[in-house]
């Protein structure tokens, strides 16, 4: 210098004028002071906080999710570190990465054969035949089909062949060593034993109650519905204190079943009174698993301690417009190239709505760091 | 703001637990029939299965992430 990898940061700046919204103060039609979008506020894909729903508990089933090991965390499908497999010369990147020897299912077409294997061509051999050849037997090295054909390479062996024998590699069982573990290394034995698919059903282990701030709480019009009292009347039985108590039966109690304990309830109409509730308003609603800095521990994710700070809160929904200068940047023109000057254009993606931790997706342009490969020079 | 569902030809839909050159009806085009049109008959064209990545030998179908559309809740 060229090419590349990883993990970060910024994402227009300053000022004037005119506005918008919230808070505070002074007051009264207003003025002053202060705050006012993001790294994704997005998609709503995961995990929580918070709130309500079910009377409480236990066990099972169903349903859904996760899936190498260890750690971090409030929790996670997230993150960190490692292991194994794959890709790259390398920095580094990717992996839904448990079980196919519990069971069921599928493997189209082609092919002889596709799942307790089989033999089309071929090879070898026997019989028949003059011969092309026909028939029987052996074989699985070679050919052919296919995504996949029952270990691979080499040597020996054989009629031809074959783990048939041997060496190495792979695989299985078992033991030892190291490691918390996933796993790695080594020894012995075994001639090889049941291919693939679980993002097919399923099995195993672990996790999960449902709904969501339009949750929920408070203030509160009319109508309809609710409760109490009185009249009519009463699921069955008993007792009487005549409107209550007990027993039995039925129904209801967050997918479902069982068990234990428990609660509520048992028919319509009329009159009077009472309290809830929809529009609306207030609240929930911003001090929080908060941010920044330092120290310690840890490889890291992160944890602990100390100090400082308070930093949007709308509800048809504020956070804007314009001008000037500058900043990078693009196009054109002039000048002698690096470059300078002039003119013009545009300044990414997008935009809070209960709040956090993640993931995913979108993003003009720019800054700096660490590392890798190649070339050149000293 | 929350929750839920859908996407296959111009339109309306099939395509079942993966195995095709993706089909059907209407619509469109050409020809026949008719004096002409309609109807009828025959034939034809038309598809990124919303997009991308993955699982698998193989994806319209299975998984994940996006894109677009619709419904519902005071």
């Nucleotide at each position: 210098c060229c090419a590349g990898u990883u993990g970060g940061c910024c994402g227009g700046a300053u000022g004037g004028c005119c506005g918008c919204u919230c808070c505070g103060c002074a007051u009264g039609a207003u003025g002053c002071g202060g705050g006012g979008a993001g790294g994704a506020a997005a998609g709503u894909c995961c995990g929580g906080g918070c709130u309500c729903c079910a009377u409480g508990g236990a066990a099972g089933c169903a349903c859904g999710g996760u899936g190498c090991c260890g750690g971090a965390u409030a929790a996670c499908g997230u993150c960190c570190g490692g292991c194994g497999g794959g890709g790259g010369u390398g920095a580094c990147c990717c992996c839904a990465g448990g079980g196919a020897a519990a069971g069921u299912g599928c493997c189209a077409c082609a092919g002889a054969a596709a799942g307790c294997a089989a033999a089309c061509c071929g090879c070898c051999u026997c019989u028949c035949g003059a011969a092309u050849g026909a028939g029987g037997g052996g074989u699985a090295a070679g050919g052919g089909u296919g995504a996949a054909a029952g270990g691979g390479u080499g040597c020996g062996g054989u009629a031809a062949g074959a783990g048939c024998g041997c060496a190495c590699c792979g695989c299985g069982u078992u033991c030892c060593u190291g490691g918390c573990a996933a796993c790695a290394g080594g020894g012995a034995c075994g001639g090889c034993a049941g291919g693939g698919c679980a993002a097919a059903c399923c099995c195993c282990a672990c996790c999960g109650g449902g709904a969501g701030c339009a949750a929920g709480a408070c203030c509160g019009a009319a109508u309809a519905g609710g409760g109490a009292u009185g009249a009519c009347g009463c699921g069955g039985g008993c007792g009487c204190u005549u409107g209550c108590g007990c027993c039995c039966a039925g129904g209801c109690c967050c997918g479902u079943u069982u068990c234990c304990a428990g609660g509520c309830u048992u028919g319509a109409u009329c009159a009077u009174c009472c309290g809830g509730g929809u529009u609306g308003g207030u609240u929930g609603c911003a001090u929080g698993a908060g941010g920044c800095g330092c120290a310690u521990c840890g490889c890291a994710a992160g944890a602990u301690g100390c100090g400082c700070c308070c930093c949007a809160g709308a509800u048809g929904a504020a956070u804007g417009g314009u001008c000037a200068u500058c900043c990078a940047u693009c196009g054109c023109g002039u000048c002698u190239u690096u470059g300078a000057c002039g003119c013009g254009g545009g300044g990414a993606c997008a935009g809070a709505a209960c709040c956090c931790g993640g993931c995913u997706u979108a993003c003009a342009g720019g800054c700096g760091a660490a590392c890798u490969g190649g070339c050149g020079u000293c | 703001g929350g929750c839920c569902c859908c996407g296959u030809a111009g339109c309306u839909c099939a395509g079942c637990u993966g195995g095709a050159u993706a089909g059907a009806g209407c619509a469109a085009g050409u020809g026949c029939c008719u004096u002409c049109u309609a109807a009828g008959c025959a034939c034809u064209a038309g598809g990124u299965c919303g997009c991308a990545c993955g699982u698998u030998c193989g994806a319209g179908u299975c998984g994940u992430g996006c894109c677009g559309g619709g419904g519902u809740c005071g």
The prediction has a mean pLDDT of 76. Predicted 3D model of RNase P RNA and transfer RNA as a complex of 452 nucleotides. Rfam match: Bacterial RNase P class A. It is annotated as a ribozyme.